[in-house]
About this RNA
A computed fold for a 71-nucleotide RNA from a Candidatus Aenigmatarchaeota archaeon, annotated as transfer RNA. The coordinates come from a structure-prediction model, not an experiment, and the mean pLDDT is 85. It matches the Rfam family "tRNA". Rfam classes the family as a transfer RNA.
């Protein structure tokens, strides 16, 4: 210089264009003599800018990061 993949809570990972799902891990409560484990319950995410669309994690366009190919 040209291709390709991925970017979502504090981590990990889901998500046919229709309310962002789950675990773990925080916070409160039961439980216990305390703690642990174990049970409820909360708590917190969509790299950035446009664009499509009645609606966008998702579809297009740039861009920014990270693996990875060719040169």
């Nucleotide at each position: 210089g040209g291709g390709g993949u991925c970017a979502u809570g504090g981590u990990g990972c889901a998500a046919u264009g229709g309310c962002a799902a789950c675990a773990c891990g925080g916070c409160u409560g039961g439980c216990u003599c305390c703690a642990g484990a174990c049970c409820a319950g909360c708590u917190g995410a969509u790299c950035u800018g446009g664009g499509u669309u009645c609606g966008a994690c998702u579809c297009c366009c740039a861009g920014u990061g990270a693996c990875c190919c060719c040169a």